[in-house]
Molecule: c-di-GMP-I-GGC riboswitch aptamer
Organism: Rubrobacter marinus
């Protein structure tokens, strides 16, 4: 650098349920774990959803691409 143990230390949280925020796709906090080695962060490229609809917005847990970061067997 690249990889990813039935390793070991942590960490995140889908679905539902509650509260708040939005028209809405959603988002944010509580609970809750399906799952995840970048399920961190970034809407650059493709998709995919919303709407007061040719505009403004959403999803990074749909692929790609950027970017920083824990631990270390193997091959």
């Nucleotide at each position: 650098g690249a990889c990813g143990a039935u390793a070991a230390a942590g960490g995140c949280a889908a679905a539902c349920c509650c509260g708040c925020c939005g028209c809405g796709a959603g988002g944010c906090g509580g609970g809750g774990a399906c799952g995840c080695a970048a399920a961190g962060c970034c809407a650059c490229g493709g998709g995919c959803c919303u709407c007061c609809a040719g505009g403004a917005g959403g999803c990074a847990g749909c692929c790609g691409g950027g970017u920083u970061a824990c631990c270390g067997a193997a091959a």